The RNA shown here (transfer RNA) has 72 nucleotides and comes from a Chitinispirillaceae bacterium. The coordinates come from a structure-prediction model, not an experiment, and the mean pLDDT is 82. The RNAcentral record of the sequence draws on ENA.

RNA sequence: GCGGGAGUAACUCAAUGGUAGAGUGUAACCUUCCCAAGGUUAAGGUUGCGAGUUCGAUCCUCGUCUCCCGCU
Numbered sequence: 001g002c003g004g005g006a007g008u009a010a011c012u013c014a015a016u017g018g019u020a021g022a023g024u025g026u027a028a029c030c031u032u033c034c035c036a037a038g039g040u041u042a043a044g045g046u047u048g049c050g051a052g053u054u055c056g057a058u059c060c061u062c063g064u065c066u067c068c069c070g071c072u
Base pairs, nucleotide, nucleotide: 001071002070003069004068005067006066007065010024011023012022013021018055026042027041028040029039030038048064049063050062051061052060
């Protein structure tokens, strides 16, 4: 230098154009004499960043940043 892959909640991961979710974790409450386990609810997101297409983008297109793999 070229090609491919990944980037989404604190962590691990879903969501292949139609209001972004789960598990774990955190907080409160319920249950229990207490603890653990269990249950309910809540908080927590500029979907790496910037632009474009579209009525509408995590998703499609372009650029860019970081990481991983391969080629030279």
It matches the Rfam family "tRNA". Rfam's curators write: Transfer RNA (tRNA) molecules are approximately 80 nucleotides in length.